RNAcentral holds the sequence, with entries from Rfam and Ribocentre.
The RNA shown here (c-di-GMP-I riboswitch aptamer) has 76 nucleotides and comes from Dialister succinatiphilus.
Its mean pLDDT, the model's own confidence on a scale to 100, is 76.
The same sequence occurs in records of 2 taxa.

RNA sequence: UAGGUAUAAAGGCAAAGCAGGUGAAAAUCUGUGACGCAAAACUAUAGGGCCUGUUACAUGGCAGCCAGCUGCAACG
Repeated sequence: UAGGUAUAAAGGCAAAGCAGGUGAAAAUCUGUGACGCAAAACUAUAGGGCCUGUUACAUGGCAGCCAGCUGCAACG
C1' cells in the first nucleotide's frame, strides 16, 4: 500500500413480538427482546423502487430493497 470474496470479530448494531408515547395512516421514539448484519455507518427535495394517503396528484414515510458515499478485521 492496490485489492479486500471464503472463514473469523475485541468492540458495535438490533428483526418479529410485548409495554408505553407520537401520528389520519404508513411509520417512528423509549424500554424489553435477538431474527439477523462486515457497512444493518451515513444519505429519503434532484437515481430507481416500495409503503401510507387521495377520485387523481405526496407535500407523509422506508437506508434491515437496490443504489450512492465514507470506513474496518483477517488475508495480501